[in-house]
RNA sequence: GGGCCUGUAUAUCAGGGGUAGAUAGCUACGUUCGCAACGUAGAUGCCGCGGGUUCAAAUCCCGCCAGGUCCA
Numbered sequence: 001g002g003g004c005c006u007g008u009a010u011a012u013c014a015g016g017g018g019u020a021g022a023u024a025g026c027u028a029c030g031u032u033c034g035c036a037a038c039g040u041a042g043a044u045g046c047c048g049c050g051g052g053u054u055c056a057a058a059u060c061c062c063g064c065c066a067g068g069u070c071c072a
Base pairs, nucleotide, nucleotide: 001071002070003069004068005067006066007065010024011023012022013021018055026042027041028040029039030038048064049063050062051061052060
């Protein structure tokens, strides 16, 4: 330098045009003498960045950035 893959909540990951979700974690309450476990409720994202297409983009297209992998 080139090919391919990935970037979404605190973490691990779904979702591939029509209001963004799961699990774990966190907070509060209940239960307990107390803790854990369990139950109930809650908070949390301008979906890596910039542009384009579209009535509408996390999703499609282009560029860039970061990480992984292969080739040279």